[in-house]
Transfer RNA from a Candidatus Acetothermia bacterium, 75 nucleotides, folded computationally. The prediction has a mean pLDDT of 81. RNAcentral holds the sequence, with entries from ENA and MGnify. It matches the Rfam family "tRNA". Rfam classes the family as a transfer RNA. The organism belongs to Candidatus Bipolaricaulota, within Bacteria.
């Protein structure tokens, strides 16, 4: 140095191939509630994310270019 794959809530992860709809969905965690004498269990309900900058478009987590990170392969 080239080339190829990832980066979305506190953790895991769905969705990128085909842009727009239904809060950007679940799972655990955390927060309040009901239930219970209490505690776990359960059941509601609640906070909380698209890795950074452009660009195209009415409209971008989605397409494109460039930068950061993180693995591979090559050299």
């Nucleotide at each position: 140095g080239u080339c190829g794959c990832c980066g979305u809530c506190g953790u895991c992860u769905a969705g990128g191939c085909a842009g727009g709809c239904c809060u950007a969905g679940g799972a655990c965690a955390c927060c309040g509630g009901g239930c219970u004498u209490u505690c776990a269990a359960u059941c509601c309900g609640g906070u909380a994310a698209c890795g950074g900058g452009g660009g195209u478009u009415c409209a971008a987590a989605u397409c494109c270019c460039c930068c950061c990170g993180g693995c591979g392969a090559c050299a």